[in-house]
A computed fold for a 95-nucleotide RNA from a Rhodospirillales bacterium, annotated as Glycine riboswitch aptamer. Of the family's consensus pairs, 90% are formed in the model. Lineage of the source: Bacteria > Pseudomonadati > Pseudomonadota > Alphaproteobacteria > Rhodospirillales. The sequence was found by an Rfam model in a public genome assembly.

RNA sequence: CGCACCACGACGGGAGAGCCCGGACAGGGAACUGUUUGGCGCCGAAGGAGCAAUUGCCCCAUAAAACUCUCAGGCAGAUGGACCGUCGGGGAUAG
Numbered sequence: 001c002g003c004a005c006c007a008c009g010a011c012g013g014g015a016g017a018g019c020c021c022g023g024a025c026a027g028g029g030a031a032c033u034g035u036u037u038g039g040c041g042c043c044g045a046a047g048g049a050g051c052a053a054u055u056g057c058c059c060c061a062u063a064a065a066a067c068u069c070u071c072a073g074g075c076a077g078a079u080g081g082a083c084c085g086u087c088g089g090g091g092a093u094a095g
Stems, first nucleotide, its partner, number of pairs: 001095001005091002008088006018040001020039008041075003047071001048069003055061002
């Protein structure tokens, strides 16, 4: 110097599932809106947890996910959103 790779930032894309029912509080003439709380039904792609093959020091440990569980989160829109792409500088094994 340094493809890959790692984390960060910006931009773009980004699914699923009740605009469910009730109570309380606030604004309001009311309709309605917001916050909060209870209930039932659902979703999986923040986060979290679990497991196989494998490997080993073999009663045990190791070990992945977009699989599974739904603790959390979410179920009009907004927000969020794994992941993908582009760009930016930073780190960078091999070479």